This is a predicted complex of two RNAs, RNase P RNA and transfer RNA, with 443 nucleotides together.
Its mean pLDDT, the model's own confidence on a scale to 100, is 78.
Parts: sequence; structure tokens; C1' cells
RNA sequence: CAGGUCAACCGGGCGAUCGCGUCCCUGGCAAUUGCCGGGAUGAGGAAAGUCCGCACUCCACAGGGCACGGUGCUGGCUAACAGCCAGGCGGGGUAACCCGACGGAAAAGUGCCACAGAGAAGUAGAGUGCCCGCAGCUUCGGCUGCGAGCGAGGGUGAAACGGUGCGGUAAGAGCGCACCGGCGUCGCUGGUGACAGCGGCGGCCAGGCAAACCCCACCGGGAGCAAGGCCAAGCAGACGCGAGAGACGGCCCGUCUCGUUUGAGCGUCGGGUAGGCCGCUUGACCCCGUCGGUAACGUCGGGGCUAGAUAGAUGAUCGCCGCUCCGCAUGGCGGAGUGACAGAAUGCGGCUUAUGUGUUGACCUGGUUA
RNA sequence: GCCCCCAUCGUCUAGAGGACUAGGACGUGGCCCUUUCAAGGCUAAGACUGGAGUUCGAAUCUCCAUGGGGGCA
Repeated sequence: CAGGUCAACCGGGCGAUCGCGUCCCUGGCAAUUGCCGGGAUGAGGAAAGUCCGCACUCCACAGGGCACGGUGCUGGCUAACAGCCAGGCGGGGUAACCCGACGGAAAAGUGCCACAGAGAAGUAGAGUGCCCGCAGCUUCGGCUGCGAGCGAGGGUGAAACGGUGCGGUAAGAGCGCACCGGCGUCGCUGGUGACAGCGGCGGCCAGGCAAACCCCACCGGGAGCAAGGCCAAGCAGACGCGAGAGACGGCCCGUCUCGUUUGAGCGUCGGGUAGGCCGCUUGACCCCGUCGGUAACGUCGGGGCUAGAUAGAUGAUCGCCGCUCCGCAUGGCGGAGUGACAGAAUGCGGCUUAUGUGUUGACCUGGUUA
Repeated sequence: GCCCCCAUCGUCUAGAGGACUAGGACGUGGCCCUUUCAAGGCUAAGACUGGAGUUCGAAUCUCCAUGGGGGCA
């Protein structure tokens, strides 16, 4: 210098004027929630998608079983998680580093593997081929037919039932042996563990798919702030069914409540409301420091208050500074721009997605120079 | 705001892991028929919302996004 990998941070600052929302006042007017004046404060890193997990509220104090759904290497963190941290294993990359729904297909079972191919999972598969015997023919090289053996060679396929060599054989084959690879099992060592290393034994050589059913382990009651509670205003009931109905959801059990002369509940038609308050923002909150821990994170101490609208406020203009770009007569001057994605609606922790010729740091590879 | 559902030619749809070209109806274009139009016959074009993953193989299974629809005071 070129290419690349990872991480952190930022998403302009200050002031003035006007406009809007919320809150406050020994302020003024007004009979009160109203108006005027003054003051304080007012979007994000994702407020988004609503994909996970919680808090909170109601249903029973949230019960039992089945079903259903979710998660799926190990250890830890956390209120919890499908999140985060550290590690193991596998894969990719020269490397920095990145990715992984990563339990079980080997012994519980079922299913699928199209097309091609002789044969697609069963101790498979003779189409080509190899070999032997018999018969026939022969130009003595062999050819044809029948019978038997063979998984070596070729070919198909995503996948064909370990690889190399030697022996063996009529030809062959883990058929036997040596080495290599895989698997299983036993033992030792290291590790909390996933797992790793070493040694012995067994020819055991076993296909893939569980984001197919399923099995194993763990987790999950349901609904959601339009939850839920209070106040105010308004209204009109009629008819039919009816012994069970509801909490309770897919089912069963169990518990509780209401009801069966005083009629629960359901259906049809009809009538009324379209307002206010609480929930609502002080919280698993933010910043700094200390200690423990590799880290995620936790303990302790100090400081801070940081939107609460309800059809939904948060905008515009100007000045200075900062930043970026361009030009020149280059310690400076002048000009232009100040963007992108987007925008609260109960709150919080994550994930994912969108976004800038942004800034900074660490590292890797190649080249050049010293 | 919260909770659900869906996406295949221009329209309505079939297909639910497997081949030929994702099939069909209506519509559209061309040709034939007719004096002409319609009807009819022949024929052609035309699609899996986008991106990743699982698998030998994805319209189908899974995840993320995009678009559309519905319900709840």
C1' cells in the first nucleotide's frame, strides 16, 4: 500500500423566536375543570416485526391425568428464555476468524428413498463380465447352447454393503493374514461435564432421512392493558326453547359458583351508551467506583429522575461551533451540504429485520522498502 | 394497541416431498369456419410473494422478511 476479519461507539452540540403535548405556580382575569403570563420537560438504536421470554391483571389458591405444543452437545449466567458467556465436537477458510434445530437411524417399532439401474436395504443384486463341466462347431485363435459357481472388473445413481497389499481359489470374496480407517466393548489417565488421549479384545464392517411418524429428557393452565377496577349518563322490553349452565379452554376426573314453584342459561327481534378517572410509568431503571468471577454476570457504596399522548403532542426558521465534500493565490480563505432507516401507546429482557461514501481500535494475508 | 389467518398464470383454483413442460376452467393472442359477427374447432403465451436452511431432491417441511385479510372496548 492492497485485500480481509472482529469489536466498540455515534446517529450532531449550544442559543434565540414561533407552534404543539404534559406538569407546576403566594401570578392576573373569571363563580369551578377556562383564558392569559411565567417556569420545567418532551422519541429511538432500532420506538419496527410481534418471533421468543417475563412482570402485571382477571379467571380458583392455578389442581391431577391423557392429548397437544415447544426446547434438544456440556457447564454456567439470568426473574425467565429458543437469549448471553465459556468450553467440547463437526464443517468452511492460507489465516485472522466464521457457521452449526448438535439427543436417538447400533439393536423399540413403522414409513420413505422418484428417475436411472440387474439390484435401493433383505445376510440385496447375474444385464455386461470371470471361471468350471458337458455337448456341438472350428480357419485350432475360439464361438454357440445347456448346467453350476462367483460380488472381483465395467456400467447406473445423491447413495451399490470398508481401503491397500499378500495369501488363497477353477474363478472369486474379510474367505484368511498384515497395515490403515470406522464401529462396539473393557480398562487406565485427564476433565464438574460434553469429551479427549492411550492400551486390550471383537472381522463387528452396520446406507441416508427424525425441519417423516415416533422414542427419551426437560418445560408449558388459559386469556390478554381493548387485561382489569371505579364513577357518571342513558334505556324497554317482547317472543321462543329450557334443566342444567358457568369458571374450563381438545377430553376425562376433581373443586367452586349460579339455577331447577322465586326460571339459571341460550336463541330471535327491539332499545340505550360512544363520556371521565385509575391501571400509567420509580423501574429485574440509568451513571460512576469497589470487590468476586476467564467471561456472561453478581455484591457493596455514592449520585441521578429520564415522555405519558388517547385519534393520538415532540415541528419550523435563524445565528455560532463541530463534521463531510469541493475550489484556490494552502499554518489560511471562500462555497455547498449536514443526511439514512424510522417514529412511543402497560412496562421490561432478548432475537430478527431496516439504516450511514460515519468514527475509532485490535488482528490476519499478500506485496514493497529499511 | 393486542391476537389470529392467508399468499400458485390476468381471475378462480388442483397439486401436500420425486420425473415429461407445475394441471384445469374462464379470459388473452394467432389460425380455421362464416358474406360478416357470435358460437364452435385447432393452437400458443402466461404463475409457485422474496431470501436462507433441512434433504440426493422443496410449490410442499423449517426460519426470517414482504404483502393482504379478519377478530377484540